This is a predicted structure of an 86-nucleotide RNA (transfer RNA) from an uncultured Clostridia bacterium.
RNA sequence: GGAGCGGUAUCGAAGUGGUCAUAACGGGACUGACUCGAAAUCAGUUGAGGGGCAACCCUCCGUGGGUUCGAAUCCCACCCGCUCCG
Numbered sequence: 001g002g003a004g005c006g007g008u009a010u011c012g013a014a015g016u017g018g019u020c021a022u023a024a025c026g027g028g029a030c031u032g033a034c035u036c037g038a039a040a041u042c043a044g045u046u047g048a049g050g051g052g053c054a055a056c057c058c059u060c061c062g063u064g065g066g067u068u069c070g071a072a073u074c075c076c077a078c079c080c081g082c083u084c085c086g
Stems, first nucleotide, its partner, number of pairs: 001085007010027003018069001028046006047060005062078005
């Protein structure tokens, strides 16, 4: 330099145009139950930013554009990671 794959909440990861991401599902973390205490097990909770007295509302799928009535999902550019080729 060329080609391919990937970038989703604290971590992994599903979702590949239409009800919305209830951000599923798993791990981790926190709280509680059980225990003399712990482990294991069981139950519940758990992203960020903005607005609002509150209930609650809005935005965010690497970044920026585009296509579409509608985009995490399609297209373009760029950034980052991995693999292969030279």

Its Rfam family is "tRNA". The family's RNA type in Rfam is transfer RNA.